[in-house]
Context: one part of a larger RNA
Molecule: small-subunit ribosomal RNA, central domain
Organism: metagenome
RNA sequence: UUGGGCGUAAAGGGCGUGUAGGCGGUUUUGUAAGCCCGGUGUAAAAGGUAUUGGCUUAACCAAUAUUUUGCGCUGGGUACUGCAAGACUAGAGUCCUGGAGAGGAAGCUGGAAUUCCUGGUGUAGGGGUGAAAUCUGUAGAUAUCAGGAAGAACACCGAUGGCGGAGGCAAGCUUCUAGCCAUGGACUGACGCUGAGGCGCGAAAGCGUGGGGAGCAAACAGGAUUAGAUACCCUGGUAGUCCACGCUGUAAACGAUGUGCACUAGGUGUGGGAGGUGUAUAACUUUCCGUGCCGUAGUUAACGCGAUAAGUGCACCGCCUGGGGAGUAUGCUCGCAAGGGUGAAACUC
Numbered sequence: 001u002u003g004g005g006c007g008u009a010a011a012g013g014g015c016g017u018g019u020a021g022g023c024g025g026u027u028u029u030g031u032a033a034g035c036c037c038g039g040u041g042u043a044a045a046a047g048g049u050a051u052u053g054g055c056u057u058a059a060c061c062a063a064u065a066u067u068u069u070g071c072g073c074u075g076g077g078u079a080c081u082g083c084a085a086g087a088c089u090a091g092a093g094u095c096c097u098g099g100a101g102a103g104g105a106a107g108c109u110g111g112a113a114u115u116c117c118u119g120g121u122g123u124a125g126g127g128g129u130g131a132a133a134u135c136u137g138u139a140g141a142u143a144u145c146a147g148g149a150a151g152a153a154c155a156c157c158g159a160u161g162g163c164g165g166a167g168g169c170a171a172g173c174u175u176c177u178a179g180c181c182a183u184g185g186a187c188u189g190a191c192g193c194u195g196a197g198g199c200g201c202g203a204a205a206g207c208g209u210g211g212g213g214a215g216c217a218a219a220c221a222g223g224a225u226u227a228g229a230u231a232c233c234c235u236g237g238u239a240g241u242c243c244a245c246g247c248u249g250u251a252a253a254c255g256a257u258g259u260g261c262a263c264u265a266g267g268u269g270u271g272g273g274a275g276g277u278g279u280a281u282a283a284c285u286u287u288c289c290g291u292g293c294c295g296u297a298g299u300u301a302a303c304g305c306g307a308u309a310a311g312u313g314c315a316c317c318g319c320c321u322g323g324g325g326a327g328u329a330u331g332c333u334c335g336c337a338a339g340g341g342u343g344a345a346a347c348u349c
Base pairs, nucleotide, nucleotide: 003321004320005319006318007303008302012317014201015200016199017198021194022193023192025088026087027086028085029084030083031082033081034080035077036076037075038074039073040072041071042070047067048066049065050064051063052062053061054060091191092188093187094186095185096184097182098181099180103177104176105175106174107173108172109171110154114150115149116148117147118146119145120144121143125136126135162169163168206247207246208245209244210243211242215241216240220236221235222234223233258316259315260314261313262312263311266294267293268292269291270290271289272288273287274286275285276284277283298305299304322349323348324347331342332341333340334339
C1' cells in the first nucleotide's frame, strides 16, 4: 500500500525475443460506447447537518428542510478517447550505393615457449628459499647442440581502441552466417513502443558419456615455518583446466544505473562514415553514429551525475517497504546429483 522510492541507504529482472495486456503519428467523414448538459423514475425508515418546537434545562423526543455525491430510462452536444471507413509520410521498415569491426560457426595452417624422448659435447653438481630441506644427479643430471613427439595458449601490433543483446570475443587464412553505420534516392504506409506468463541465450565452477592430457593445479603426500600450522613458502601431484555431445542456470551476471522516444550551454580527446574549403596524403570546417574526460543550467542527503543524465517529460515492465530469524522452514516445481526457482512465520532487538 490511491503514498514515497530503486548509482552508493531496502529496491532494475543476467540478457534477448515475443503472447495477452497497457500505451500509441498527421488528416477527413460517420458513429455516439467513454465524456459533457438537461428532463424524469428510483435511491425505505431510522441516522447525519441546519432551523424550530415538546418534557423546568440537558440527554431524550418530534416537525420541516437538506444530505443520500448512486443506478435506470429518455432528449440533446461532439472538443478529446474509442469504434468503422478512407487518405497521408515526419515514426517504423524494405531495396539500391558504399564502409568498419577479436560478432558467431566450421575447417586448414604457423612460429615462439614449455615438457618429454633419442643422439652428440661435457663433468659435478642442479634445483629451490628469507635461510633450508624434501626433490634430482657419476645408472652422467643441470648447461649446450641436433633431431623427434605432444598438448595448450597466441608475445609484439594493443589503445583511454573495435565488435556483440548480455555472457563474452584476440596468431594467420578460407568457407558459411548475423547485426551495425553513413550518403542520396525509390518503395510500403503506423506495419510502432513496452511486455505479466512463455521461449531462447547465458562466465567460472560442477555433473554425465567418450576422447585428450604439455603446462598449471583444488584434493592429497612430503619438506619447511611455527607454541601449534589441517595455512601462507618449497618439492611433488589427482580431479579439473582442453575437445565433442548433453545437463546445470548461477556470479560484485556491475555502469551496483530497465527498455523506448522527445527536449535541454559549451569545451576537449578518440573510433567509423559523409559533405565543404584547401597550399589537395597536411590543415580547417559542417554533420551523423559510437566511445572517454572536463563542465553550465538543473539535480542530489552528500558523493557525484551533467546530450552516453542520476536534468525535464511521456509510455510500459520489474522491484523495495526497519535489523536479525532467512534466502532458512514448508508446499509446489525444475535438476542425474550438487543444487536452482518461488518463499513465510513464531520469536527477538